[in-house]
């Protein structure tokens, strides 16, 4: 300088003109005008986890159901973070090399396959009582003397497959084989390290039942339900409930007599009274806040000081346009700095709040690591 991989930050600035929706004040009076001052994100998204908060439910114990699963820490909590351990891949490197071993970077739902149940397509002898297609060997025969037939041993090679009953090697065997030895993988058993997971060392056994729990089960361990349209409060209009008084009320009509309809235990009418609905309030935005800067901590993350308030608007505002700059493309001129001219410039968008995951983002910028290439 280039690529790749993780990691964290920004994600367009200034002006002028037109609007949109809340607050304060001020003038007229239920809507308007002026002034002032505000007004989306990193994910506001999905609503997949935990949680404030509000209702509403709950003797106790089992069972069933959901969901979480290495170990230790952080945090209001979590399936989230952060350290740390085993496994996986990938570079370097010790070795003559192959195991294996140190260093490094990534990953990773990583309790139990020796309670029991199930499953392992195709291929293939065999897919878990282990078994034998080639082969290899030893015995008998048969003869065309290296083949056949027939009985046996063996699991090393080849072959089949994702996955074949420890592996490499030396010896041993009739040919093999943990048959024996070395190493190294395992198992179990003691010592040390280490809160743990877990690792180291020395001893021991020739080595047991391969995989799949993201089948079912098992083990431990957590979970009541609904959600801000949660929930609280004032509160019309029309019917309808309930009390009290209750024989009259209302049309017509100038009035009055009449007339009409309606009612008198199925109760007109007046007045109280208490529930929903419409519409209003409040919840509602100051909170596990957000910057900066000490300290403790490997880190997530705590503590202390200092210092800011930064939508709360429900059929829902938070925009548009033009111009200049930044930034990327593309084309032209220039010997170069550079200059002219077209063109892009992302995902999206609050609706009770927080902490997360996880998805969607044009581009830009910083930091680690690991390989290449140039230059000393």
């Nucleotide at each position: 300088c280039c690529u790749g991989c993780c990691g964290g930050a920004c994600g367009g600035g200034c002006a002028g003109c037109c609007g949109c929706c809340g607050c304060g004040c001020c003038g007229g009076u239920u809507c308007c005008g002026g002034c002032g001052g505000g007004g989306a994100g990193g994910a506001a998204a999905g609503u997949c986890c935990g949680g404030u908060c509000u209702c509403c439910a709950c003797a106790g114990g089992g069972u069933g159901u959901c969901g979480u699963g290495c170990c230790g820490g952080c945090u209001a909590a979590c399936g989230g973070c952060c350290g740390g351990g085993g496994g996986g891949c990938c570079g370097c490197u010790c070795u003559c090399a192959a195991a294996g071993g140190g260093c490094g970077g990534u990953u990773u739902a990583c309790g139990g396959a020796a309670a029991g149940u199930g499953c392992c397509a195709c291929a293939g002898a065999a897919a878990a009582u282990a078994u034998a297609c080639c082969g290899c060997c030893c015995c008998g025969g048969g003869c065309u003397u290296g083949c056949c037939c027939g009985g046996g041993g063996u699991a090393a090679g080849g072959g089949u497959g994702a996955a074949a009953a420890g592996g490499u090697g030396c010896g041993g065997c009739a040919a093999g084989a943990g048959c024996g030895c070395a190493c190294c993988g395992c198992g179990c058993c003691g010592c040390g390290a280490g809160c743990a997971a877990u690792u180291g060392c020395g001893g021991u056994g020739g080595c047991a039942g391969g995989g799949c729990a993201a089948a079912c089960c098992c083990c431990a361990c957590g979970a009541g339900g609904a959600g801000c349209a949660a929930g609280a409060c004032c509160a019309a209009a029309u019917a309808g409930g309930g009390g009290a008084c209750g024989a009259g009320c209302g049309g017509u009509g100038a009035c009055c007599c009449g007339c009409c309809g309606c009612g008198u235990u199925c109760g007109a009418g007046u007045c109280c009274c208490g529930g929903g609905u419409a519409g209003g309030u409040c919840g509602c935005u100051u909170g596990a806040g957000g910057c900066c800067g000490g300290c403790a901590g490997u880190a997530a993350u705590g503590c202390c000081g200092g210092u800011c308030c930064u939508a709360g608007u429900u059929g829902a505002a938070u925009g548009g346009c033009u111009g200049c700059c930044a930034c990327c493309c593309c084309g032209g001129c220039g010997c170069g700095a550079g200059c002219c001219g077209g063109g892009g410039c992302a995902c999206a968008g609050a609706a009770a709040c927080c902490g997360g995951c996880u998805u969607a983002u044009a581009g830009u910028c910083c930091g680690g690591c690991a390989g290449g290439c140039c230059u000393u």